[in-house]
């Protein structure tokens, strides 16, 4: 000098974890009026029994908004070095031939 391994290093794909939307499950909150119920009071009929409509209040919910998850779905990475492959490196080791 040439082959060749293997290590670090790049890239690619799998995996696997973070983050983040979107779905979805459980709660919380959540409507003076223009959503249900109930409807003191008060108001209307009524001779009276009653009745009618319905404000606060209380209560069930909608949109919303919130906490907690989720063998889910997407997207994103100077996430790891798991794994497999590629294309190399001015890098390190080692082997093996060959010349001086």
């Nucleotide at each position: 000098g040439g082959c060749u391994c293997g290590g670090c290093c790049u890239c690619a794909c799998g995996c696997a974890g973070c983050g983040a939307a979107a779905c979805u499950g459980c709660g919380g909150u959540g409507a003076a009026c223009c959503g249900g119920g109930u409807c003191a009071g008060a108001c209307c009929a009524g001779g009276a029994a009653u009745g009618g409509a319905g404000c606060a209040g209380c209560u069930c919910u909608a949109a919303g908004u919130u906490g907690c998850g989720g063998c889910u779905u997407u997207c994103g990475g100077g996430u790891g070095c798991c794994g497999u492959g590629g294309u190399g490196g001015u890098c390190c080791g080692g082997g093996c031939c060959u010349c001086c």